[in-house]
RNA sequence: AGUUGUAUAGCUCAAUGGCAGAGCGGUCGCCUGCAGAGCGACAGGUUCUGAGUUCAAUUCUCAGUGCAACCU
Numbered sequence: 001a002g003u004u005g006u007a008u009a010g011c012u013c014a015a016u017g018g019c020a021g022a023g024c025g026g027u028c029g030c031c032u033g034c035a036g037a038g039c040g041a042c043a044g045g046u047u048c049u050g051a052g053u054u055c056a057a058u059u060c061u062c063a064g065u066g067c068a069a070c071c072u
Stems, first nucleotide, its partner, number of pairs: 002070006010024004018055001026042005048064005
């Protein structure tokens, strides 16, 4: 260089073109003599970058960048 896959919350991952979610983690509260566990609530996202298609893009198309695998 070529082929394929992948990029979404602090981490691991969902989301069949129509309100961006879960688990763990964080904060607060309940509970407890204290803590843990449990229960409840809250916060946390330019969905890698740029362009295109569309009434509407995390999703489709193109280019770029990072990472991984394969091949030579």

Background
This is a predicted structure of a 72-nucleotide RNA (transfer RNA) from Geranomyces variabilis. The sequence is in RNAcentral, with records from ENA. Its Rfam family is "tRNA". Its family is annotated with triplet codon-amino acid adaptor activity in the Gene Ontology. It is annotated as a transfer RNA. Rfam's curators write: Transfer RNA (tRNA) molecules are approximately 80 nucleotides in length.